[in-house]
Context: one part of a larger RNA
RNA sequence: GACGGACGCUGGCGGCGUGCUUAAAACAUGCAAGUCGAACGGGGUCCAACCAGUCGCAAGACUGGGGAAGACCGAGUGGCGAACGGGUGCGUAACACGUGAGGAACCUGCCCUGGAGACCGGGAUAACCCCUCGAAAGAGGAGCUAAUACCGGAUGUGCUCAUCGGAUCGCCUGGUCUGAUGAGGAAAUGGAUUCCGCUCCGGGAUGGCCUCGCGGCCUAUCAGCUUGUUGGUGGGGUAACGGCUCACCAAGGCGACGACGGGUAGCUGGUCUGAGAGGACGAUCAGCCACACUGGGACUGAGACACGGCCCAGACUCCUACGGGAGGCAGCAGUUAGGAAUCUUGCGCAAUGGGCGAAAGCCUGACGCAGCAACGCCGCGUGGGGGAUGAAGGCUCUCGGGUCGUAAACCCCUUUCAGCGGGGACGAUUGUGACGGUACCCGCAGAAGAAGGACCGGCCAACUACGUGCCAGCAGCCGCGGUAAUACGUAGGGUCCAAGCGUUGUCC
Numbered sequence: 001g002a003c004g005g006a007c008g009c010u011g012g013c014g015g016c017g018u019g020c021u022u023a024a025a026a027c028a029u030g031c032a033a034g035u036c037g038a039a040c041g042g043g044g045u046c047c048a049a050c051c052a053g054u055c056g057c058a059a060g061a062c063u064g065g066g067g068a069a070g071a072c073c074g075a076g077u078g079g080c081g082a083a084c085g086g087g088u089g090c091g092u093a094a095c096a097c098g099u100g101a102g103g104a105a106c107c108u109g110c111c112c113u114g115g116a117g118a119c120c121g122g123g124a125u126a127a128c129c130c131c132u133c134g135a136a137a138g139a140g141g142a143g144c145u146a147a148u149a150c151c152g153g154a155u156g157u158g159c160u161c162a163u164c165g166g167a168u169c170g171c172c173u174g175g176u177c178u179g180a181u182g183a184g185g186a187a188a189u190g191g192a193u194u195c196c197g198c199u200c201c202g203g204g205a206u207g208g209c210c211u212c213g214c215g216g217c218c219u220a221u222c223a224g225c226u227u228g229u230u231g232g233u234g235g236g237g238u239a240a241c242g243g244c245u246c247a248c249c250a251a252g253g254c255g256a257c258g259a260c261g262g263g264u265a266g267c268u269g270g271u272c273u274g275a276g277a278g279g280a281c282g283a284u285c286a287g288c289c290a291c292a293c294u295g296g297g298a299c300u301g302a303g304a305c306a307c308g309g310c311c312c313a314g315a316c317u318c319c320u321a322c323g324g325g326a327g328g329c330a331g332c333a334g335u336u337a338g339g340a341a342u343c344u345u346g347c348g349c350a351a352u353g354g355g356c357g358a359a360a361g362c363c364u365g366a367c368g369c370a371g372c373a374a375c376g377c378c379g380c381g382u383g384g385g386g387g388a389u390g391a392a393g394g395c396u397c398u399c400g401g402g403u404c405g406u407a408a409a410c411c412c413c414u415u416u417c418a419g420c421g422g423g424g425a426c427g428a429u430u431g432u433g434a435c436g437g438u439a440c441c442c443g444c445a446g447a448a449g450a451a452g453g454a455c456c457g458g459c460c461a462a463c464u465a466c467g468u469g470c471c472a473g474c475a476g477c478c479g480c481g482g483u484a485a486u487a488c489g490u491a492g493g494g495u496c497c498a499a500g501c502g503u504u505g506u507c508c
Stems, first nucleotide, its partner, number of pairs: 001507003005504005012380006018373002020338001025336003029333003034080003039077002043073004050065006087291003097215007106208002111204007119153004128143001130141004159184011190196002217263003224254003229251008266288004270281004293314005316327004344370001346369003352366001353364004383413004393404004417449001419444005427435001452497005457478003463492005473480002
C1' cells in the first nucleotide's frame, strides 16, 4: 500500500460498485421453460335460429330444452425450444487452459446464399367413451377418430457406393475434374388473408473434431514405470481419425531434460504490490473447462450421456390403507447448521437479450430496478464574517499570571444537504415506464437536524497535573511501573485522521 474482510468505539447525506472466502452440508414454501388453434381431432363453458311452458290484447318478457358460426378454458396428438440462459469449483497437473502454427477423417438444427423438386397409396394411435385393478402414484383391457404424427411404392438434375475408362496434379498410397454402367435413398403441395412452411443438393457462417511447438505448482524422505502397454495386420465401432474396441503377430513404449507415485490446485484475460525485475492472488466482469445428492448407464435429438429428463444401485428425507410410492436450491429469494463473517421469502417484463408464434402476444428470479449492510471508492455537509472586559467555568501556577481562546456569548449574513409545499422528465422515433411523483427545477422556514476515533518515552507529530507505588497495569520493537512515572489510570491541553478512526488477519 492492498482486501469479497472480521472485531471495537462512533455514525449526517448522496452517486457508483460489492456482499457465504467456512459445510460440493441438509433443505419448509413460492417462483426460475415454455410456446404454437395459421399442423390435428375432440371435451367443457357462453351463445343465435328453433321447440315447449307460463304471463300478456299485442309487441314481447321469463323459465326449460336446443345447439350453427364464433369466443374462451382444461387436457391430448404433433412441431420448435427445453443442450441456451442462470449456479458452483467438487474433480482435474490434463492438449483442461493460454498462445502460436497447422491439419482432415468427418458432422453441423435455426440463419445467409444458390439450384432442383413435392407423384400415387396405406394402416394405426392418444384424446374421447366403457370396464377393471390400486389408499395413492398410477396401471391394464375393449371400442372410435385426426394430422405438417407414422408406413409402403414411384420419380429424382444433382447426391452416396461399386466397377470400368479419360484428363490433370503428385515422390508413392493417392487427390481434383469428368464419362459410362449398376445399385441405394426424398417430400407435407400442408396450413393460410398478404405469406409461412416441406424434400434433396451445392456454398457460406457458427459450433464441434485432431496434431505439433511453447508456457505456467511442490515433492527424489517417490527411481524405475507400463500388458491394450508400444507398433503392425485384419474385423468391429463412430458423424469421423485413432488401441476407440476385439482377434492374431512382433516386443516394444516412457524415464535424472525427473517417468511412475504422493501432495496441492479449475486455467486465462486480469487483480494487488513493486522504481523495475519480480512476488502473491484468480471475488466481482469477460473467455474456456468441469460438475449438478453419490456412483454407473444409455435413450431422444442437429446438438446431451442432459442442474429444474429417463433407468439402475447407494445414502438421506417425506407420504402410506404396509402392498407400495415421492424427492434432489452448486437457479432467485428464504430456513437450519457451520463460522470471526456475507443481504429481501421485494417490484416489473417498461428497456436489453432469449424461447415459441405469421402476428397479436405468452413465458423469462436472464435482465432492469428497488430493499438491507460505512463492506469499498468518490463527492458533499455538520455553517460564513465580525467579535477582548481576553467573560464565566475547567486545568495549571513561582498566586503575578498562563492556557482552553475569537473559542463561546453577542451582532450581521447565508441555506448546500436533510425537512415541508408545488411542478416534473429522459430512458420509448409509434403504443407500452417496474424504477417513480424518482432525478431535476421552483418556493418556504430556520444555524436550525448532523463528530468522532486513535495517539502524545524513542522510532513518530503531540506535555503537564493528580492517583498508583515492580501493585494495578502498558507494550509493535527497545522497554515502562519498586513514592517526584511526559511510558500505568484519570483530567486539562496537544497531535494525526475524519463519517470515520483504531485493532486483528492475509499478501506484496
This is a predicted structure of a 508-nucleotide part of an RNA (small-subunit ribosomal RNA, 5' domain) from an uncultured Actinomycetales bacterium. The RNAcentral record of the full RNA draws on ENA and SILVA. The coordinates come from a structure-prediction model, not an experiment, and the mean pLDDT is 85.